[in-house]
Order: sequence, then structure tokens, then C1' cells
RNA sequence: AUCGUUGAAGGGCAGAUCUUCUGAAAGGUAGGGACGCAAAGCCUUCGACCUAAGUCCCGGAUUUCCGGGAUAAGGUAGCGGGGUUGCUAAA
Repeated sequence: AUCGUUGAAGGGCAGAUCUUCUGAAAGGUAGGGACGCAAAGCCUUCGACCUAAGUCCCGGAUUUCCGGGAUAAGGUAGCGGGGUUGCUAAA
């Protein structure tokens, strides 16, 4: 000097939940709040899970309605995989 592993230090992010705005919903924005996280930084044509506006089908009603089912190019990066970037590092 490099590699692996790991304390410590400086810090970082922000779960549930409350308020606000937004969305059909799942969710998301802003502020508070910290369960936790060594990438809980960033990136969804991999898998998984959530939702179903629209579309299709079925049943009822008999009229522009109600109910149910299927469906993601919508969502979760704090569900994993993968890619990419980054702080410190004694013994």
C1' cells in the first nucleotide's frame, strides 16, 4: 500500500402514527415523530406482494343502476434479486 473482517467516532436516513395536500384505490407530497437500517442513497420490461380507475366476463335489476370475478404499462426500492454511487475503519 492492497484485500478480508470488525469495534469506535463524526454523522446520515426515518417505521408505526398525527396533521396537511393529492389519488379511483394501493399509495405518494410537506411538517411533526422514531420502530429500526452499514447503503432504509439512487434505479422497477427479474421475482413476490398490494390496489383495480379503465377493460372483459357473470348475476340481479329493467334501463344509463347494484353486486361479484379476472386483469397493471398503477404501487411497495423500509419484500427480496440485480445494477450503480458513497462515509469511517483501531485491533
Model confidence (mean pLDDT): 84 of 100. c-di-GMP-I riboswitch aptamer from a Deltaproteobacteria bacterium, 91 nucleotides, folded computationally. It was read from a public genome assembly, where an Rfam model found it. The source organism's lineage runs through Bacteria, Pseudomonadati, Myxococcota and Myxococcia.